[in-house]
RNAcentral holds the sequence, with entries from MGnify. A computed fold for a 120-nucleotide RNA from a rhizosphere metagenome, annotated as SAM riboswitch aptamer (S box leader). Its mean pLDDT, the model's own confidence on a scale to 100, is 81. Rfam family: SAM riboswitch aptamer (S box leader). From the family's description: The SAM riboswitch is found upstream of a number of genes which code for proteins involved in methionine or cysteine biosynthesis in Gram-positive bacteria. Gene Ontology term of the family: regulation of gene expression.
RNA sequence: CUUAUCAAGAAAGGCAGAGGGAAAUGGCCCGAUGAAGCCUUGACAACCUGUUUCGUUGAAAAACGUAAUAAGGUGCCAACUCCAGCACGAAUCCUAAGCGAAGGAAACGUGAUAGAUAAG
Numbered sequence: 001c002u003u004a005u006c007a008a009g010a011a012a013g014g015c016a017g018a019g020g021g022a023a024a025u026g027g028c029c030c031g032a033u034g035a036a037g038c039c040u041u042g043a044c045a046a047c048c049u050g051u052u053u054c055g056u057u058g059a060a061a062a063a064c065g066u067a068a069u070a071a072g073g074u075g076c077c078a079a080c081u082c083c084a085g086c087a088c089g090a091a092u093c094c095u096a097a098g099c100g101a102a103g104g105a106a107a108c109g110u111g112a113u114a115g116a117u118a119a120g
Stems, first nucleotide, its partner, number of pairs: 001120006011041005019030003025084003042077001044075001047073003050069003054065004081114001086111004092105004
């Protein structure tokens, strides 16, 4: 840089000792009943490899696809990638007693940016 995925899932122990949730900012959380980090073990998952099943194509070799498995390579184990931030749309609300122009806020939706992971 390219492609795919990101609403699901899964924690104990030891060392350590005050931070952590990627990023300005805002919010909301986790943390001395022990944060980050390191180690051990275990789990989760099924991206890649492997093995097996079935199907399609093929003369065959094989290729592609479906399903299973979890041995190998990664990853991961609070909260949607914790939420928002940018663009567009928007129920509704406010300015405002009623109708309306205009302005503002905004659940929610879509997309972008950024990020994470895998494969190349």